A computed fold for a 391-nucleotide RNA from a Pseudomonadota bacterium, annotated as Bacterial RNase P class A. Rfam family: Bacterial RNase P class A. The family's RNA type in Rfam is ribozyme. It was read from a public genome assembly, where an Rfam model found it. The organism belongs to Pseudomonadota, within Bacteria. Model confidence (mean pLDDT): 78 of 100.
RNA sequence: AAAGUCGGCCAGGCAAUCGCCGGGCACGCAAGUGCCGGGAGGAAAGUCCGGGCUCCAUUGGGCAGGAUGCCAGCUAACGGCUGGGUGCUAUAAGUCGCAAGACCCAAGGCAACGGAAAGUGCAACAGAAAAUAAACCGCCGAUGGCCCCAUUGCGCAAGCGUGGGGAUCAGGUAAGGGCGAAACGGCGAGGUAAGAGCUCACCGCGCUGGCGGUAACGUUCAGCGGCAUGGCAAACCCCAUCCGGAGCAAGACCAAAUAGGGAAGCUGAGGCGUGGCCCGCGCUGCUUCCGGGUAGGUUGCUUGAGCCUGUCGGUGACGGCAGGUCUAGAGGAAUGAUUGCCGAACCUCGCGAGAGGGGAACAGAACCCGGCUUAUCGGCCGGCUUUCCAC
Numbered sequence: 001a002a003a004g005u006c007g008g009c010c011a012g013g014c015a016a017u018c019g020c021c022g023g024g025c026a027c028g029c030a031a032g033u034g035c036c037g038g039g040a041g042g043a044a045a046g047u048c049c050g051g052g053c054u055c056c057a058u059u060g061g062g063c064a065g066g067a068u069g070c071c072a073g074c075u076a077a078c079g080g081c082u083g084g085g086u087g088c089u090a091u092a093a094g095u096c097g098c099a100a101g102a103c104c105c106a107a108g109g110c111a112a113c114g115g116a117a118a119g120u121g122c123a124a125c126a127g128a129a130a131a132u133a134a135a136c137c138g139c140c141g142a143u144g145g146c147c148c149c150a151u152u153g154c155g156c157a158a159g160c161g162u163g164g165g166g167a168u169c170a171g172g173u174a175a176g177g178g179c180g181a182a183a184c185g186g187c188g189a190g191g192u193a194a195g196a197g198c199u200c201a202c203c204g205c206g207c208u209g210g211c212g213g214u215a216a217c218g219u220u221c222a223g224c225g226g227c228a229u230g231g232c233a234a235a236c237c238c239c240a241u242c243c244g245g246a247g248c249a250a251g252a253c254c255a256a257a258u259a260g261g262g263a264a265g266c267u268g269a270g271g272c273g274u275g276g277c278c279c280g281c282g283c284u285g286c287u288u289c290c291g292g293g294u295a296g297g298u299u300g301c302u303u304g305a306g307c308c309u310g311u312c313g314g315u316g317a318c319g320g321c322a323g324g325u326c327u328a329g330a331g332g333a334a335u336g337a338u339u340g341c342c343g344a345a346c347c348u349c350g351c352g353a354g355a356g357g358g359g360a361a362c363a364g365a366a367c368c369c370g371g372c373u374u375a376u377c378g379g380c381c382g383g384c385u386u387u388c389c390a391c
Base pairs, nucleotide, nucleotide: 001387002386003385004384005383006382007381008380009379010378012342013341014340015339016338017337018336020039021038023036024035025034026033027032041362045373046372048371049370050369051368052367053247054246055245056244065243066242067241068240069239070084071083072082073081074080085113086111087110088109089108094103095102096101114238115237119236120235121232122231136177137176138173139172140171143170144169145168146166147165148164149163150162151161153160154159185203186202188200189199190198204227205225206224207223208222209221210219211218212217251299252298253297254296261290262289263288264287265286266285270284271283272282273281274280306325307324308323309322310321311320312319313318346357347356348355349354
């Protein structure tokens, strides 16, 4: 420098005028006026996870239910993030090749990635067979039958025996073909009637030990095992860990009018009902006090796991320390409009310098944070890998 790949940041700018929503100060009896200062995002979104805060419930434990699931760390916490492991996958470069292509596969991308020798279950289509394997084609047919031929063997004969042939039946065979996402290790040699871990070498796999690593795991180490249990747990299930519920319309405070509740007192020493009458019981008047509570108001409310800068520790997520800073708080919702100047992408013309046009994505707070996911015109910067060039 080029190519690839991953990540971070910004996301129209400036000015004037007119508005809108909060705050402070001054003036004003008030209505209001004036001045100063503030006013959306990287996702404010989806509400999918996790927490703070608040109220309710709660001795503790278990069952049920739900979530999560390689290892280590970070964190207030997480299903998030960081680093690592394993598996799968991808392009360039490289190797082989005439080529097609194959091998090897950088940085990268993806993974609900515990358990399939606890148990139960499932597998469309195709296929002969889909799990204590299976014989469709093919191969064989040693062995037993059947058919054919020969026979100088035996027998009077039928026939038997012996030898050869057929691929005809039984049967054998998982090497080869074919089906499939998947067919019970690969390859070579021996072996065999043909075959087969049946046997052996090499490779692969599994187990045990050693070694390395905190661990997941790795291993060019040693020994053992012919190979021994295919896949699916985002099927039930088993194992481990975690989980009380509702949400700012949470909750707290103040508190009309009307209606109703409780207590005390007052007057007539009443009225009404019950009852034949009295007592009794129930209802009823006025005043004062008390508490609940609706409308309404105040609060919760934005100083917080905050933000910025520097430095230190750490591979990193992140953490410590120091300094600086206050940055919307409305409560159905303000954050806007117009004009001027400048303006990236993009379009047209031009060999080019350049000229003309063009005009800014997705979107919009409602108690607050940490994440994830989704939407997004474009631009800038950086890390890593490979290749080339120069010194």